[in-house]
Molecule: c-di-GMP-I riboswitch aptamer
Organism: Litchfieldia salsa
RNA sequence: ACUUGAAAAAGGCAAACCCAUCGAAAGUUGGGGACGCAAAGCUAUGGGUCUAACGUGUGAAAAUCACUACGACUGCCAAGUUACCGGG
Numbered sequence: 001a002c003u004u005g006a007a008a009a010a011g012g013c014a015a016a017c018c019c020a021u022c023g024a025a026a027g028u029u030g031g032g033g034a035c036g037c038a039a040a041g042c043u044a045u046g047g048g049u050c051u052a053a054c055g056u057g058u059g060a061a062a063a064u065c066a067c068u069a070c071g072a073c074u075g076c077c078a079a080g081u082u083a084c085c086g087g088g
Base pairs, nucleotide, nucleotide: 002088003087004086005085012037013036017032018031019030020029022027035075041081042080043079045078046077047076048073049072050071055067056066057065
């Protein structure tokens, strides 16, 4: 440098759920908690998924319904980038 995750060690992260927090929501953040994870570190770049406040349409209006991301998700898949330990 490339490749790999069998066994191990040092450690790491933390789903559901509960409490608080911010948010219109999706969801975020913090605490508890562990289903899992070898990049479950980081980046919304491509695809995908979620939400639909504002806006537009509908309507006399209110409500309702539909559409819409400029809002989210990296623990959906790619891509980019950085990295611990062990094997070859």